[in-house]
Context: one part of a larger RNA
């Protein structure tokens, strides 16, 4: 490399998208690919076959075949390509209705924690397995009132919903995006996938400036212990929050790439439609559970496939060394990305 694979054995963060690859139905033309015939060429030797020569063989002679290729030419036209005409089922768009924690930016709200002030009140509070550190007669804890402040939104709440993924939850306003359904008006293959590229991307971390209630790496103290650089307790700084910029990784998980078609059933549920109806049934799009065929090493998957097929991309190829070294690129740094070998089993 081929082959075989990528839920769990090695192997898939997400989207958009140029090049590339692949691509619906009908018809006509063409004849580039494709197929057939003919001609030329395809040196000799080698290889193969037959018959010979050295006593045999190796070796070698003669003849044939072959040289699977290339060029030219004459035809075929199913498929692919190209050009033209047409179609509507793929795709898109207009219309009507519906849906949601989808996004961005404002405004507002109540509960709670901590703090401050005032008041009541007096000796403890707090914490634990038990304690101690800690707080407290300079009046704590507890109770009430008021104030400023930051962060998160109980119940509803779900096996629910939305989003490409990361993710998204108090209420409300503005702006933006999306999906579904119904009718079938319009366009007429406009599609699928996508190396490189661009964009998004939890948490932690970084830069500048704010903010700082809670919680809390580091750190300090108290315990525990043989020790205890821990688990437990009392404190506590970065951080956690906001704005702008960077980082670009995760068990980024459904450990399951995207798209399309086909393939028994049962049951629950969300949003539409149909219908006189909130019942029953049907249908479309989602979200779940169980199960048949089939698949699978098994666990299991099973119309939301890991089944049957097709197209395109990414990736894997024994364990360790190692996601390391070196070099390149990116980054303020932390580091990321690309990514070996010796050696060893």
């Nucleotide at each position: 490399u081929u082959g075989g694979g990528u839920u769990u054995a090695a192997a898939g963060g997400u989207g958009c998208g140029c090049a590339g690859g692949c691509g619906g139905a009908a018809u006509g033309a063409u004849a580039a690919g494709u197929c057939a015939g003919u001609g030329g060429u395809g040196a000799a030797a080698u290889c193969c076959u037959a018959c010979g020569g050295c006593u045999c063989a190796a070796c070698u002679g003669u003849a044939g075949a072959a040289c699977u290729g290339c060029c030219a030419u004459u035809g075929a036209u199913a498929c692919u390509g190209u050009c033209g005409u047409u179609c509507u089922u793929g795709a898109g768009u207009a219309c009507a209705c519906u849906u949601g924690a989808a996004g961005u930016g404002g405004g507002c709200g109540g509960a709670a924690u901590g703090u401050g002030u005032c008041a009541u009140g007096u000796a403890g509070c707090g914490g634990u397995g038990a304690a101690a550190u800690g707080c407290u007669u300079a009046g704590a804890u507890a109770u009430g009132a008021c104030a400023a402040g930051g962060a998160a939104c109980a119940c509803c709440g779900a096996u629910c919903g939305c989003g490409a993924a990361g993710g998204c939850a108090g209420c409300u306003c503005a702006c933006u995006a999306a999906a579904g359904u119904g009718a079938a008006g319009c366009u007429g293959a406009c599609g699928c996938u996508c190396a490189g590229g661009c964009a998004c991307g939890a948490a932690a971390g970084c830069g500048u400036g704010g903010g700082g209630a809670u919680c809390a790496a580091a750190c300090a103290g108290g315990a525990u212990u043989a020790g205890a650089u821990a688990c437990c307790c009392u404190g506590g700084u970065a951080g956690u929050c906001c704005a702008c910029g960077c980082u670009g990784u995760a068990a980024a998980c459904g450990a399951u790439g995207a798209u399309u078609a086909c393939u028994c059933g049962a049951u629950g549920u969300u949003g539409g439609c149909u219908a006189u109806a909130u019942a029953c049934a049907g249908u479309c799009a989602g979200c779940g559970u169980c199960u048949a065929a089939g698949c699978g090493a098994a666990a299991g998957c099973a119309u939301u496939a890991a089944g049957u097929a097709a197209u395109c991309c990414a990736c894997c190829u024994g364990g360790g060394g190692a996601g390391u070294a070196c070099g390149g690129c990116c980054g303020c740094a932390a580091g990321g990305u690309u990514g070996a070998a010796a050696c060893u089993c």
Small-subunit ribosomal RNA, central domain from a metagenome, 345 nucleotides, folded computationally. The prediction has a mean pLDDT of 87. Rfam family: Bacterial small subunit ribosomal RNA. Gene Ontology terms of the family: structural constituent of ribosome and ribosome. The full RNA is in RNAcentral, with records from SILVA.